[in-house]
RNA sequence: CUCGCUGGAGAGAGGCUCGCCCCGAGCGAGCCCACCGAAGGGGCAAGCGGCCGACCGUCAUCCGGCAGCCGCCAAUCUCUCAGGUAAAGCGGACAGAGAG
Numbered sequence: 001c002u003c004g005c006u007g008g009a010g011a012g013a014g015g016c017u018c019g020c021c022c023c024g025a026g027c028g029a030g031c032c033c034a035c036c037g038a039a040g041g042g043g044c045a046a047g048c049g050g051c052c053g054a055c056c057g058u059c060a061u062c063c064g065g066c067a068g069c070c071g072c073c074a075a076u077c078u079c080u081c082a083g084g085u086a087a088a089g090c091g092g093a094c095a096g097a098g099a100g
Stems, first nucleotide, its partner, number of pairs: 001100003005096003012033001014032007021024001034085003040081001041079003047072005055065003
C1' cells in the first nucleotide's frame, strides 16, 4: 500500500417546483434558506532547503548569525469547493486484530 473482518461521530422527515411509481409520512432531480465535518480537495506553524542584499560578529575576505523573499511541509486545527443532515441502509476519517 491492497484485501476482506470488527468498532466507528456530527448536522432540517426544512420550503418551492417538477419527474417516476407499487400512489406511499414513497423514490429521484433542480432551486432557495439553515446546519454538519470524518470520503476527496484547499489553507496555516515550527522545521528544512534555496536566493538576496542591508545589519551584526568585524576594518575587510571567507564563514556564521539575524531579518526579508521564494519553495517544500502535519493534524481529529481551519475553509466548506465537493460530500452529507429522521430511523434503517449506503458511505465514513480513524482504530483493533489478520491476510497478501